Background: Predicted 3D model of a 71-nucleotide RNA (transfer RNA) from a bacterium.

């Protein structure tokens, strides 16, 4: 230099055109003499710009980034 994969909460994954789930953590409750342990609630994200689309995490471009093959 070329090709090719991944980016989603604080962390480890779903989801793959129609308003994003879940566990683990956080935070508040209940219980308890006190805690932890259960149960019950809440917070909280699509890397970064653009395009296509009535609608984009999803498709297309471009930039970063970490992975991988290859010269």
């Nucleotide at each position: 230099g070329g090709g090719g994969g991944c980016u989603u909460a604080g962390u480890u994954u779903a989801g793959u055109g129609g308003u994003a789930a879940a566990a683990c953590a956080g935070c508040g409750g209940u219980c308890u003499c006190c805690a932890a342990a259960a149960c019950c609630g809440c917070u909280g994200a699509c890397g970064g710009g653009g395009g296509u689309u009535c609608g984009a995490u999803u498709c297309c471009c471009u930039c970063a980034g970490c992975c991988c093959c290859u010269g």
The coordinates come from a structure-prediction model, not an experiment, and the mean pLDDT is 84. Rfam family: tRNA. Rfam classes the family as a transfer RNA. RNAcentral records the identical sequence in 2 taxa.